[in-house]
RNA sequence: ACUGCUUUCUGGGGGUAUUUCGAUGUAAAAAAUCGGGAUUGAGAGAGUCCCUUUGAACCUGAACAUGUUGAUACAUGCGUAGGAAAUGAAAGCAGGAAUAGAU
Numbered sequence: 001a002c003u004g005c006u007u008u009c010u011g012g013g014g015g016u017a018u019u020u021c022g023a024u025g026u027a028a029a030a031a032a033u034c035g036g037g038a039u040u041g042a043g044a045g046a047g048u049c050c051c052u053u054u055g056a057a058c059c060u061g062a063a064c065a066u067g068u069u070g071a072u073a074c075a076u077g078c079g080u081a082g083g084a085a086a087u088g089a090a091a092g093c094a095g096g097a098a099u100a101g102a103u
Base pairs, nucleotide, nucleotide: 002095003094004093005092006091007090008089009088010086011052012051013050014049017039018038019037020036021035022034023033024032058083059082060081064077065076066075067074
């Protein structure tokens, strides 16, 4: 040289569910919108939160299957399925061939 790990910067990709209370709404409701909570999660328009081809971040399959829950796209499977965004740059640590120089 190169390889591995970690970090930083830049570019790019992604998601926003279930439930409850209040307000608006209505003849009364419902739907919907806004706001405050609860559940699961890294993240619920939220924080550079997560992911970036060594790609399960995320999408399709899927109003899927089994289990669970107050409810859920919650858990597991599905998944050696199919897609999905950088052959990006720099630094540190470790290993390290060849070549050159010095002793």
A computed fold for a 103-nucleotide RNA from a Bacteroidota bacterium, annotated as TPP riboswitch aptamer (THI element).
It matches the Rfam family "TPP riboswitch aptamer (THI element)". From the family's description: Vitamin B(1) in its active form thiamin pyrophosphate (TPP) is an essential coenzyme that is synthesised by coupling of pyrimidine and thiazole moieties in bacteria.
RNAcentral holds the sequence, with entries from Ribocentre.